[in-house]
RNA sequence: AGCUCAUCAAGAAAGGUGAAGGGACUGGCCCUGUGAAGCCUUAGCAACCUGCCUCAUUCUGGUAAGGUGCUAAAUCCGACCCGCGAAUUAAAUCAUUUGUGGGGAAGAUGAGUG
Numbered sequence: 001a002g003c004u005c006a007u008c009a010a011g012a013a014a015g016g017u018g019a020a021g022g023g024a025c026u027g028g029c030c031c032u033g034u035g036a037a038g039c040c041u042u043a044g045c046a047a048c049c050u051g052c053c054u055c056a057u058u059c060u061g062g063u064a065a066g067g068u069g070c071u072a073a074a075u076c077c078g079a080c081c082c083g084c085g086a087a088u089u090a091a092a093u094c095a096u097u098u099g100u101g102g103g104g105a106a107g108a109u110g111a112g113u114g
Stems, first nucleotide, its partner, number of pairs: 002113007013042005021031003026078003043071003048067003051063003075106001080103009
């Protein structure tokens, strides 16, 4: 690398450096010289793993010291499938566009495996 499991509508930013990009990919839609990415410092959020407290033990609950992670927008939204509705049409089907609900794929993070 790959595989397995869990979670993904909550939460949490300032400074320095840097100088034009960034939001994974793709279509959209956004963010960005009122300063992007990256890097550094400090702060914070959360509670996946470890630790500690609670408990006879486990569960549950708490804590936040250690290992990660995260700190625009739901994983920013869609993409593939299914259901329901609307518009286009003289009308029905199809089709196209669009709204909405569900599932999946992909991705991210953690823990394990390898």